[in-house]
RNA sequence: GCCCUUUUUGCACAGUUGGUAGUGCGUGAGACUUCUAAUCUCAAGGUCACGGGUUCGAGUCCCGUAAAGGGUU
Repeated sequence: GCCCUUUUUGCACAGUUGGUAGUGCGUGAGACUUCUAAUCUCAAGGUCACGGGUUCGAGUCCCGUAAAGGGUU
């Protein structure tokens, strides 16, 4: 240089044919318990890496850029 993959809440990841962004852990509150832990319930937290395009509608499709990883000379 070229090719491929990945980028989603604090962390690890889902997200099916384009149609309400979710799960676990963590955090906060409550219940239970003599107290703590464990367990249970609830809640907060997301410009879906960035910028454009297509579409009635984009995390998802297309183009460009960036970062990370891998392959190859």
Predicted 3D model of a 73-nucleotide RNA (transfer RNA) from a Pseudomonadota bacterium. It matches the Rfam family "tRNA". Rfam's curators write: Transfer RNA (tRNA) molecules are approximately 80 nucleotides in length. It is annotated as a transfer RNA. Taxonomically the source falls in Pseudomonadota (Bacteria, Pseudomonadati). Model confidence (mean pLDDT): 82 of 100.